[in-house]
RNA sequence: CAAAAGACACGGGGGAGCCCCGAAGGCUGAGAGGCGCUGGACGGCCAGCGCGACCCCUUGAACCUGAUCCGGGUAAUGCCGGCGAAGGGAGGCAAAAUGAGCACG
Numbered sequence: 001c002a003a004a005a006g007a008c009a010c011g012g013g014g015g016a017g018c019c020c021c022g023a024a025g026g027c028u029g030a031g032a033g034g035c036g037c038u039g040g041a042c043g044g045c046c047a048g049c050g051c052g053a054c055c056c057c058u059u060g061a062a063c064c065u066g067a068u069c070c071g072g073g074u075a076a077u078g079c080c081g082g083c084g085a086a087g088g089g090a091g092g093c094a095a096a097a098u099g100a101g102c103a104c105g
Base pairs, nucleotide, nucleotide: 001099002098006093008091011057012056013055014054017027018026019025034051035050036049037048038047039046040045063088064087065086069082070081071080072079
């Protein structure tokens, strides 16, 4: 580092950006924080929890890291491409056995 039968448990994971004082509106997208409660701020906001929409669940580019990255483009932005055959990523037991690899002696 890999991993079966099997029994047990049971659903689990994730993000919500950019332009704009803000609202409305616009861009990309499956989705761009919809509702409620609580707390803080005190005009517009933020945080936590719960619910909801949407996406993803190892056949895993949903999502996170690298990244305040690189190139292109845009009014601007993870908008597009690269990075990316990268590293992580959404039950535990079986599995301190067994197997493989590496290092040292």